Context: one part of a larger RNA
RNA sequence: CCACUGCUAUCGGAGUCCGACUAAGCCAUGCGAGUCGAUCGGGUAAGACCCGAGGCAGACGGCUCAGUAACACGUGGCUAACCUACCCUCGGGUGGAGGACAACCUCGGGAAACUGAGGAUAAUCCUCCAUAGAUCUAGGAUGCUGGAAUGCACCUAGAUCGAAAGCCCCGGCGCCCGAGGAUGGGGCUGCGGCCUAUCAGGUUGUAGUGGGGGUAAUGGCCCCACUAGCCUACGACGGGUACGGGCUGUGAGAGCAGGACCCGGAGAUGGACCCUGAGACAAGGGUCCAGGCCCUACGGGGCGCAGCAGGCGCGAAAUCUCCGCAAUGCACGCAAGUGCGACGGGGGGACUCCGAGUGCCUACGCUUUGCGUAGGCUUUUCCUGAGCCUAAAAAGCUCAGGGAAUAGGGGCUGGGCAAGACGGGUGCCAGCCGCCGCGGUAAUACCCGCAGCUCUAGUGGUGGCC
Numbered sequence: 001c002c003a004c005u006g007c008u009a010u011c012g013g014a015g016u017c018c019g020a021c022u023a024a025g026c027c028a029u030g031c032g033a034g035u036c037g038a039u040c041g042g043g044u045a046a047g048a049c050c051c052g053a054g055g056c057a058g059a060c061g062g063c064u065c066a067g068u069a070a071c072a073c074g075u076g077g078c079u080a081a082c083c084u085a086c087c088c089u090c091g092g093g094u095g096g097a098g099g100a101c102a103a104c105c106u107c108g109g110g111a112a113a114c115u116g117a118g119g120a121u122a123a124u125c126c127u128c129c130a131u132a133g134a135u136c137u138a139g140g141a142u143g144c145u146g147g148a149a150u151g152c153a154c155c156u157a158g159a160u161c162g163a164a165a166g167c168c169c170c171g172g173c174g175c176c177c178g179a180g181g182a183u184g185g186g187g188c189u190g191c192g193g194c195c196u197a198u199c200a201g202g203u204u205g206u207a208g209u210g211g212g213g214g215u216a217a218u219g220g221c222c223c224c225a226c227u228a229g230c231c232u233a234c235g236a237c238g239g240g241u242a243c244g245g246g247c248u249g250u251g252a253g254a255g256c257a258g259g260a261c262c263c264g265g266a267g268a269u270g271g272a273c274c275c276u277g278a279g280a281c282a283a284g285g286g287u288c289c290a291g292g293c294c295c296u297a298c299g300g301g302g303c304g305c306a307g308c309a310g311g312c313g314c315g316a317a318a319u320c321u322c323c324g325c326a327a328u329g330c331a332c333g334c335a336a337g338u339g340c341g342a343c344g345g346g347g348g349g350a351c352u353c354c355g356a357g358u359g360c361c362u363a364c365g366c367u368u369u370g371c372g373u374a375g376g377c378u379u380u381u382c383c384u385g386a387g388c389c390u391a392a393a394a395a396g397c398u399c400a401g402g403g404a405a406u407a408g409g410g411g412c413u414g415g416g417c418a419a420g421a422c423g424g425g426u427g428c429c430a431g432c433c434g435c436c437g438c439g440g441u442a443a444u445a446c447c448c449g450c451a452g453c454u455c456u457a458g459u460g461g462u463g464g465c466c
Base pairs, nucleotide, nucleotide: 001464002463003462004461005460006459007458010356011355012354013353014352015351017349018348019314025312026311027310029309030308031307034056035055036054039053040052041051042050043049063267064266065265073192074191075190076189077188078187079186082185083184087181088180089179090178091177092176093175094174095129096128097127098126099125104119105118106117107116108115109114133161134160135159136158137157138156139155140154142153143152144151166173167172194240195239196238201231202230203229206228207227208226209225210224211223212222213221243264244263245262246261247258248257249256250255269290270289271288272287273286274285292303293302294301295300320346322345323344324343328342329340330339331338332337359377360376361375362374363373364372365371366370382402383401384400385399386398387397388396409455410454411453412452413451414436415435420450422449423448424447425446431438432437
């Protein structure tokens, strides 16, 4: 310093913590991601409200630490091998034609979950044409950047692909193409940091070459052919343990130990795969397998709290099924605003730290560092009221009034070690004790009482770390 625990417990403030350790065990119920009327259709008298199409967001935020000894992390570099929605800057553009499907209406299947057929329809939905443009290939005595052109620019030829969307409250909000930026990311790499040799050889997509596939992109990432390499006592391979770092604890430091908060990573019952998308192989998307549970009219369906609460289980061990979007922040929206168990706030917990109190004065008495009686004083906490504070409260703050009222415990007293040679009980019993040791009839050591010592809203015990 951390966890648990016995006894005890008045108040306030601040900071931090509270199912990490054990079961990454299982979960009833509710909530946790929406938003846009300045893109549209419908129900309707109505943009009051609701349903639907469409757009953006749901890849963030929140949780956990199972796996992982790895380019996972830290630090530095490379990317001449890459992407980047929203945002910013600059340049250019916004022409034409067509189509479908929801909600809705009609009919049907099903216990349900849901689902089928027919009909109608809009758009910033979808398709086509045009142009702009883009990409690729080949060539170019050209120019730019650069260490180096395979990059960029320009020219020629060919091939392939191929944009746009409107709306309103009339000043705005958009849409498309190109270039640049910003931000975020992908990939590669030097170095660094656990134990084990009672693990010494390991490896066959293995190591490399050529070609191809795949990707935003390099690469044995994947495939075909060929070569036979590659790693290793500077510890390969195997085994064990473990998310890594910033930091945190301790310590004079060196060090040792830890990983709760922040950054990075990984995971979402175990596993595999996919769609959409700028971005996922997606915790509140989908499919399949496994295992578990639930509903069922037995035909078939549904679920996944390592989100917030809450429950069971496990355990020595950890809170309310609270309030609110007022603040901060995020999503959407031109905005107004809406949503948010993020977050803010309250409740609970002897989590930690800090501060305060449980009274003070006088006189008298007594068994005199104290207690009692009488009188006086003060008012933090307490009670009452008002105001401020607050989303609303509470707490808190200010003021007024009341009243010493409402507040003391734990451990220890043989030595170490501070404080009893006091009383009673017990009699190697009952018991105490970290260690030494006490107890068998006068026990300063057990159990009480009194007295004392010590710390103090705490104080003891157990375990862990320094």
This is a predicted structure of a 466-nucleotide part of an RNA (small-subunit ribosomal RNA, 5' domain). The RNAcentral record of the full RNA draws on ENA, Greengenes and SILVA.